[in-house]
The RNA shown here (transfer RNA) has 72 nucleotides and comes from Trebouxia sp. A48.
Lineage of the source: Eukaryota > Viridiplantae > core chlorophytes > Trebouxiophyceae > Trebouxia.
It matches the Rfam family "tRNA".

RNA sequence: GGGGUUGUAGCUCAGUGGUAGAGCGUCUGGUUCGCAAUCAGAAGGUCGCGAGUUCAAGCCUCGUCAGCUCCA
Numbered sequence: 001g002g003g004g005u006u007g008u009a010g011c012u013c014a015g016u017g018g019u020a021g022a023g024c025g026u027c028u029g030g031u032u033c034g035c036a037a038u039c040a041g042a043a044g045g046u047c048g049c050g051a052g053u054u055c056a057a058g059c060c061u062c063g064u065c066a067g068c069u070c071c072a
Stems, first nucleotide, its partner, number of pairs: 001071007010024004018055001026042005048064005
């Protein structure tokens, strides 16, 4: 330098163009003398960044950045 692949909540990951989700974690409350466990609820997201297509983009296209990997 070129090819492939990944990027979404604090962590691990779903989400086949139509309301952004799950598990774990965090916080609050119930149960307990207290803790653990368990139950109920809540908070937490510019979907790596920029642009394009579309009535509508996490999803399609282009560029760019970063990680992993292959070739040279």
The same sequence occurs in records of 2 taxa.